A computed fold for a 122-nucleotide RNA from an Acidimicrobiaceae bacterium, annotated as SAM-I/IV (S-adenosyl methionine) riboswitch aptamer.
Taxonomically the source falls in Acidimicrobiaceae (Bacteria, Bacillati, Actinomycetota, Acidimicrobiia).

[in-house]
RNA sequence: ACAAGUCAUCAAGAGUGGCGUGAGGGACCUGACCCGCAGACCGCCCGGCAACCUGGUGUUUCGCCACCGAGGUGCCACCGUCAGGAGCGAUGAGGCCGGCAACGGCAACGAAGUGCGAAGAG
Numbered sequence: 001a002c003a004a005g006u007c008a009u010c011a012a013g014a015g016u017g018g019c020g021u022g023a024g025g026g027a028c029c030u031g032a033c034c035c036g037c038a039g040a041c042c043g044c045c046c047g048g049c050a051a052c053c054u055g056g057u058g059u060u061u062c063g064c065c066a067c068c069g070a071g072g073u074g075c076c077a078c079c080g081u082c083a084g085g086a087g088c089g090a091u092g093a094g095g096c097c098g099g100c101a102a103c104g105g106c107a108a109c110g111a112a113g114u115g116c117g118a119a120g121a122g
Base pairs, nucleotide, nucleotide: 006093007092008091009090010089015046017045018044019043020042024035025034026033028085029084030083031082032081047076048075049074050073052072053071054070055068056067057066060119061118062117063116064115065113095106096105097104098103
């Protein structure tokens, strides 16, 4: 890197932001409908939401709960596109550097608990 598989979620929330590109887009198929050159989709930047992974918040350790939002990630105008089909689709299961690999190394805000239980120490 590719392929296969497992678990969890698909409720809500959050800028009609700036720049670039330029014709398609609304997970897949069919039919319809809607959005789009008055710039959709997509990429980058800033801002924001979330709390899936890492990290952190107490006098120490473990478990649970609550919290922070730094590292990773996803998402963010209104309108939930509809019907049928299929059981598919989306997101997460930390990251970075060196190395063929084995393995070795690195970073994580000035934010956030005199919570509960157990154990230990003073």

It matches the Rfam family "SAM-I/IV (S-adenosyl methionine) riboswitch aptamer". The literature on the family includes a 2008 paper in RNA by Weinberg et al., "The aptamer core of SAM-IV riboswitches mimics the ligand-binding site of SAM-I riboswitches".